[in-house]
Context: one part of a larger RNA
Parts: sequence; structure tokens; C1' cells
RNA sequence: GGAUGAACGCUAGCGGCAGGCUUAACACAUGCAAGUCGAGGGGCAGCGGGAUGUAGCAAUACAUUGCCGGCGACCGGCGGAUGGGUGCGUAACGCGUAUGCAACCUACCUUAUACAGGGGGAUAACCUUUCGAAAGGGAGACUAACACCCCAUAGUAUUAAUUUAAGGCAUCUUAGAUUAAUUAAAUAUUUAUAGGUAUAAGAUGGGCAUGCGUAUGAUUAGCUAGUUGGUAAGGUAACGGCUUACCAAGGCUACGAUCAUUAGGGGUUCUGAGAGGAAGGUCCCCCACACUGGUACUGAGACACGGACCAGACUCCUACGGGAGGCAGCAGUGAGGAAUAUUGGUCAAUGGGCGCAAGCCUGAACCAGCCAUGCCGCGUGCAGGAUGACAGCCUUAUGGGUUGUAAACUGCUUUUACAUAAGACUAACCGUAUAUUUGCGAAUAUACCUGAAUGUAUUAUGAGAAUAAGGAUCGGCUAACUCCGUGCCAGCAGCCGCGGUAAUACGGAGGAUCCGAGCGUUAUCC
Repeated sequence: GGAUGAACGCUAGCGGCAGGCUUAACACAUGCAAGUCGAGGGGCAGCGGGAUGUAGCAAUACAUUGCCGGCGACCGGCGGAUGGGUGCGUAACGCGUAUGCAACCUACCUUAUACAGGGGGAUAACCUUUCGAAAGGGAGACUAACACCCCAUAGUAUUAAUUUAAGGCAUCUUAGAUUAAUUAAAUAUUUAUAGGUAUAAGAUGGGCAUGCGUAUGAUUAGCUAGUUGGUAAGGUAACGGCUUACCAAGGCUACGAUCAUUAGGGGUUCUGAGAGGAAGGUCCCCCACACUGGUACUGAGACACGGACCAGACUCCUACGGGAGGCAGCAGUGAGGAAUAUUGGUCAAUGGGCGCAAGCCUGAACCAGCCAUGCCGCGUGCAGGAUGACAGCCUUAUGGGUUGUAAACUGCUUUUACAUAAGACUAACCGUAUAUUUGCGAAUAUACCUGAAUGUAUUAUGAGAAUAAGGAUCGGCUAACUCCGUGCCAGCAGCCGCGGUAAUACGGAGGAUCCGAGCGUUAUCC
């Protein structure tokens, strides 16, 4: 000098863009953050409508009825493995990079081929009853499905055996033939479609393996029994001591094993002429974690943040028998700390889930609020004006110098602020209507409709210099000097050092210098 997720002191007009618990992965009140589908199902608790009945002249009230719109709870499907958070752990194939899988999986989506015949038994809801303070259960009876099960059919599927050819990288791979065995399906309906099953391929996403790179310490020198290898079996989507039995005695290590300490990694960021050094906050990719530890279930996918079970610590409820919970989601609270924001708005856009769709959900996202935390931009006026005014300060003092064109005064302008008026882009879809095209599905065009931010940005008009400057420094390094006070005191200080009676170094004043809505100080890196 540059830099910062900064903090502190003094000061502060506005806007744009960004950033905002670096400490306690400490504990959390409250609300919200993952639902959706009635075009899968039985149904009907609530709401609206219809119908019927009763009362009433009527309005209306009450009752019945799933008849319709729709729909709480329930069965079922898809999604809750994404999105969002944090950096505890991890010195590791965790990450980065480059390869390999002749050792693998992949829901939804796309392409292609083929298929969907017949049957069965349950169960929730509802009802009855019962236990419990509650959370939550138990029993009986009834019922449905795209829930579940059985049979049939099936090959380019799977398994086993035989065989031919080609290829390669040890095991082998690919293509073909024969035989045997095994495994499918689901309907809905407005008849348009949407779904279902099998197989092959694609796409996407993942899994595994390997080379190289990836912190410090030798005041850590030896480490290792599933350890290293083999055979067999099991297990896995898959290879493998991944697991087990048996056999052998191996394997790693001064090119640093083992141990200890520290740490998420990268793209990148800061600095530097570069080489290098330092950092890994925001954004993107990967990894790990979800009160602590463990376990599996479901599923295409989890060993699952807002799922389950067990154990533990903590907190809460309790009728003392027993139960409930997990903010490292968004806000917010306490605590810790030098220190870090609102218990805000909207699904309008982008994206995600479900749905034929309308739509519903979405603290993702988009916005707004707070903070000079940073970067950038703008302003606090411009021109003229010398009796060089008064006051201040200095002085060699009837004088001169300086503040200083500075002020007054005259003219001008109105960025900005204020007032008044107008007022967006972001919007395309979807839906409705009409038209055209089309065998249907559908497509296209036009009109209408949809904005949280927002009456915001922006524009116009109006009057008026009106609404707006500070901080640090002035001995040398280092740009900027005098006077007064103090008298080794009070104090200053980054280093050298100032201060003991003429202090340009302390305190004040005048003046000056440097930056400027900031300026200094502290901390850290280069």
C1' cells in the first nucleotide's frame, strides 16, 4: 500500500447493487416450512342445492332423503430420498483430475414390440361394545377398490444343460440354435383418452474400482489375526474378507507405516511484477450430519432433518398407572459474545409436488423491512462581488499580515428534498368467447381475464438557496506552524522519542494539510 462476513470511537443527506451469528453442532416458547388426487374406492361428518313430509295464509322453521355440487376422516396411488439448513465428524478414493465396470442399478420421461382371459379371500372407514386421565388401544359384526392373493396365457425375460461362430482383457464377451423349468397385468370413463403388464433400447440420476495430487509433528519407529492371500459357501443391484468355515503366513513401513494434533474438499477469493504466500464467508459442484449412539422397515431410490424402533441425556404433561418432544428449515426467544436483521407480503413471475384440468400446496423463490457492513453513483449550489468590511488570530504595533471572493450585496439554477398530478416494464400461460385449419386429438389467430413488490420506479408542474459536512493529522519517517497554558507534572507515543519556564511532539486557540458521507483506531492476511 492493498484486502475483510469485521468490531469500536466521532460524524451522517440520498439512491443503486451486494452482504449480514466468524462465538455455544448451546437450549428453545409460538406460528408457518409437504402435500395432492373424488377422472382408483367404499362412503357422507360438515357446507351448499334439489326432492319429500310436518307446522304455518306466507316468509320461514324443523325433520327425512347421497338425488346433485362437493368433501372431513378412512382404504388406495404418487410425492414426503427434491427443495432448504449446518460444517460436528472426516487426513479419507472424502475431494480434485484422468480412466475403467468382460462386476452394476435407475421411479417418473422418450422410442419400439407384444399383451391384459378367469377366479378368490380379506380389511379400514361406518356400526355395536369395551379399557384408559390422556396418548392411545382391545373385541364383535358389515363392506369396496387401480389394495392383496390364486389359476391361465407369454418370449428377444430369468435359471440350467448341450452346441456353432466371431471377438477379446485372466476370469470371459457377443451373436445364433436345441431342450427343460419359472415368472405378468387394472381398470376408470363424458368412448375421446388416461392409465396397467412384459421385454428391448435411450435419456437422466446414481453405485463400485483404479493412477496421480491433496496439513503438521520422528521430542510418534515399528504396526497388523479378518490381519495378507487362497478354496468353498453366504450376502449384495454389483466386484470384493463384505461375512462365515477351512488352509497357508502373510501384509504395511525412513519414498515415513502406526500414533498424535489440526481440518470438510474444490471451482474460486485476497495479495504479489511473477514465482509464491494466505483464505475457502456470499454464489456453484461434491461430501458429511440432523438432540447423542445404534438398528433396520418401506421404497426405483433412505439406513430417511420436519418417518419408525431401541438405549441415553434434557425439557414438558399426568388422575402417578403412563405419555409427549427434537429450529444445523423461515421468522423469533434466552444464553455466549467486540459483533450480525422482521415472530413481514405474495404464489404475480421462475421452479418443484400432486392432479386430465381447473386448481391446491410451496418461509424454495420473488419481494418488502432493519444495518454507512462494503462497492458504485449523486448532492450539500453557480457566476459576479475589495471600503480587501466587522469580529477572530499573528505582529517588528498610529502600521502591516492572515482568515479572504470568504461574507454582506446583485444575478442565475433547482440535481436533490418537499407539494400536487399522471403512472409502469416484469404477463407468457391457464381459462372464456369467436374465427380458421384438421379424420380425431389438437394447433393457430383475435378479444377479454391474471401483479406481491406498487400508486413503487418513472414523468410533468410548482415555489424556494431553499433540506444536507465531518473526521483525522500538522517533530522526523509524512503533506501541513504559530501563539497561549503547563513545567519530567498533566500528558503524548507506530518507531525514533517529546515534557525538568521561551514545547512547531502535552492541553487550548488561530491557521494549514489529507480524505470526504465518511474519517480514524483495533484485529487478521499478503